[in-house]
RNA sequence: UUUAAACAGCGGGAUGGAGCUCCCGCCUAACCGCCGAACCACGGCUGAUGGCUCCUGUCGACAU
Numbered sequence: 001u002u003u004a005a006a007c008a009g010c011g012g013g014a015u016g017g018a019g020c021u022c023c024c025g026c027c028u029a030a031c032c033g034c035c036g037a038a039c040c041a042c043g044g045c046u047g048a049u050g051g052c053u054c055c056u057g058u059c060g061a062c063a064u
Stems, first nucleotide, its partner, number of pairs: 009026005016055006033045004
């Protein structure tokens, strides 16, 4: 100096925050939803979670 492994750390998982947990990535990265459409353009659809719980925001229904 290079490579590999382990530990630790940090970051990411289609719109916010927190806890727990799972997976991925190591800045050359993880990640950047789906459908129609030959591609682009254009149009349409679901969801604040990767998963669970809570909070906030939004939407719908009902009651006061």

The RNA shown here (Fluoride riboswitch aptamer (crcB RNA motif)) has 64 nucleotides and comes from a Vulcanimicrobiota bacterium. Its mean pLDDT, the model's own confidence on a scale to 100, is 76. It matches the Rfam family "Fluoride riboswitch aptamer (crcB RNA motif)". The literature on the family includes a 2012 paper in Nature by Ren et al., "Fluoride ion encapsulation by Mg2+ ions and phosphates in a fluoride riboswitch".